[in-house]
Molecule: transfer RNA
Organism: Patescibacteria group bacterium
């Protein structure tokens, strides 16, 4: 220098053939204890690395840029 992959809530991952983003731990109330903790019930938290484009509409198609991981030279 080239290929290929991956980049979504604090942390691990869903979300598959584009159509108003979910789950588990964690975090906050609350009930149960004398108190922890364990259950139960509730609830705040990401616009999906960064940008452009294409479409009536993109986390999901293309480009391009950064960051990780691989292979090749």
């Nucleotide at each position: 220098g080239g290929g290929c992959c991956c980049u979504u809530a604090g942390c691990u991952c869903a979300u598959c053939u584009g159509g108003u983003a979910g789950a588990g731990c964690g975090c906050c109330u609350c009930a149960u204890u004398u108190g922890c903790a364990a259950u139960g019930a509730g609830g705040a938290g990401g616009c999906a690395a960064g940008g452009a484009g294409u479409u009536c509409g993109a986390g999901u198609c293309u480009c391009c840029u950064a960051g990780g991981g691989u292979c090749c030279a």